[in-house]
Context: one part of a larger RNA
RNA sequence: GCUAAUGGUGGAUGCCUAGGCAGCUUGAGCCGAGGAAGGACGUCUGCUAAAGGACGAAAACAUCGAUGAGGCCUUAAGCAGCCGUUAUCAGUCGAUGGUUUCCGAAUGGGGCAACCCCGCUUUUCGUAAGAAAAGCGAUCCCUUAACCUUACGUUAAGGGAGGGCAACCUGGCGAACCGAAACAUCCAAGUAGCCAGAGGAAAAGAAAUCACCGAGAUUCCGUCAGUAGCGGCGAGCGAAAGCGGAAGAGCCUAAACCCUCCGACUCGGAGGGGGUUGCAGGGCAAAAGAUUAGGGAUUGAUGGUGGAUAGGAGAAUGCCUUGGAAAAGGCAGCCAUAGAAAGUGAAAGCCUUGUAUCCGAAAUCCAACAUCACCCUCUUUUGUUCCUAAGUACCACGGGACACGGUUAGCCUGUGGGAAGCCGGGGCGGUCACGCUCCAAGGCUAAAUACUCAAGCUGACCGAUAGUGAACUAGUACCGCGAGGGAAAGGUGAAAAGUCCCCCGGUUAGGGGAGUGAAAUAGAACCUGAAACCAUUAGCUA
Numbered sequence: 001g002c003u004a005a006u007g008g009u010g011g012a013u014g015c016c017u018a019g020g021c022a023g024c025u026u027g028a029g030c031c032g033a034g035g036a037a038g039g040a041c042g043u044c045u046g047c048u049a050a051a052g053g054a055c056g057a058a059a060a061c062a063u064c065g066a067u068g069a070g071g072c073c074u075u076a077a078g079c080a081g082c083c084g085u086u087a088u089c090a091g092u093c094g095a096u097g098g099u100u101u102c103c104g105a106a107u108g109g110g111g112c113a114a115c116c117c118c119g120c121u122u123u124u125c126g127u128a129a130g131a132a133a134a135g136c137g138a139u140c141c142c143u144u145a146a147c148c149u150u151a152c153g154u155u156a157a158g159g160g161a162g163g164g165c166a167a168c169c170u171g172g173c174g175a176a177c178c179g180a181a182a183c184a185u186c187c188a189a190g191u192a193g194c195c196a197g198a199g200g201a202a203a204a205g206a207a208a209u210c211a212c213c214g215a216g217a218u219u220c221c222g223u224c225a226g227u228a229g230c231g232g233c234g235a236g237c238g239a240a241a242g243c244g245g246a247a248g249a250g251c252c253u254a255a256a257c258c259c260u261c262c263g264a265c266u267c268g269g270a271g272g273g274g275g276u277u278g279c280a281g282g283g284c285a286a287a288a289g290a291u292u293a294g295g296g297a298u299u300g301a302u303g304g305u306g307g308a309u310a311g312g313a314g315a316a317u318g319c320c321u322u323g324g325a326a327a328a329g330g331c332a333g334c335c336a337u338a339g340a341a342a343g344u345g346a347a348a349g350c351c352u353u354g355u356a357u358c359c360g361a362a363a364u365c366c367a368a369c370a371u372c373a374c375c376c377u378c379u380u381u382u383g384u385u386c387c388u389a390a391g392u393a394c395c396a397c398g399g400g401a402c403a404c405g406g407u408u409a410g411c412c413u414g415u416g417g418g419a420a421g422c423c424g425g426g427g428c429g430g431u432c433a434c435g436c437u438c439c440a441a442g443g444c445u446a447a448a449u450a451c452u453c454a455a456g457c458u459g460a461c462c463g464a465u466a467g468u469g470a471a472c473u474a475g476u477a478c479c480g481c482g483a484g485g486g487a488a489a490g491g492u493g494a495a496a497a498g499u500c501c502c503c504c505g506g507u508u509a510g511g512g513g514a515g516u517g518a519a520a521u522a523g524a525a526c527c528u529g530a531a532a533c534c535a536u537u538a539g540c541u542a
Stems, first nucleotide, its partner, number of pairs: 001540008014527001015491002019462002021459009030164002038103003041056004045080003050075003061097007070083003108117003118137008139161009168199001169197005179186001183232001209215002219246005229237002250444003253389001257273007278422001280388003283384007293377004299373005305367005311359003317332005333350002335339001341353003394417007404429001424439005478485002498526001501513004
């Protein structure tokens, strides 16, 4: 060195799952000065520290309901002590309240967060000095009032804001790498990022829209269509109408005119009525008609119904065999609106929990519905020419956004110019004519849509180098001044029955007997236990 056997080491593989991943269904969706999110420090009987969880010096307190024979949180056993056992009374679950130290927007002042210091008022104790307790004391904005040196004033009262938030949403600012096989227009991309703001959704939204038959707010999905187009016509970018679906909802002001009030009274302001559109409508004047029905996205009350937040009832099996153990095999039965599933010493419809089905709420909340209250709403003709959103539309130049980078329509706008007013005005992709169509310069608007969470369910999803970074003390240990980075680590057994006792040894470690167990080569460095690697024994070989 080789072969075989037996061990050690090591932790692959197999099996497992406590944890993840993805989706479906249903439901829910902001919190905060009434002090949040997030923390510090404590409490949860003692021995008793720590981690996790819940709670806050009232550290599970009160009321109401359900359950209930055990409980004093878990890791986590033991000893001691305590509460309770049939319910008004332990504990557990649910609902509603109460309490809620200190820091933190942190807000009386300060500060090296969880600490230090102060003023005023009231109460209590005290002869007093004083002490304790409760409350108030930041800044900014709005409203009202008072004062008055009328100021961008002060004071008081009332109301609001501030900060947080994973994703989703709107707006403002806004890259580069990359691609173009270089690169500059272009692309990446209005993406990433930063800022502001809002809500459970947000945004958009009732045509100065499209179309040329006509349609009739918005949003989302499918299609139209990788079409029409745009484009150093390169790379690439890329519609719309229409059609099919989801959903479906429409409204309110300004003005003319009338009334009331106030003021510095030819005028202006406040409030009420009126009025809201394009086949133009409204006002005013006159005339005629219809009548109490229809609608509501608003809030409140009442009513029952359904649901959420605890629960309850719930069928049916025995024997024999093997085995450590029966749920396996055999024999004979039974239930089934229940043969979903999980557990139980192997594989259970009939053992346990459940399942089908049925029942249930004192309290709080939600939904739709009904009734009442509440709110909104009539039409026609003639005349009149009073009104119908102005530094607006539009134009010039520049910029931006529209799929559209250009000589171009339409939209937004910086600078300058600057209308009409119904015999009016805008659009129909240069422009003009005709035609068609709509009514800007004020505002609101549910649903269908996006995202997340909870519960339930599902998986030709993973099974511990996988699946979340995290199945375990995980955003932990550890690293970094910091922003930040960021692991490894699962499995005894059915049950601890976790080895009484004896021996060697250092009153060790470790081991040998004995005992437990089905098994101890299942002994806690614990299921299986591969390989590399290291030995022992036997043999082979120069």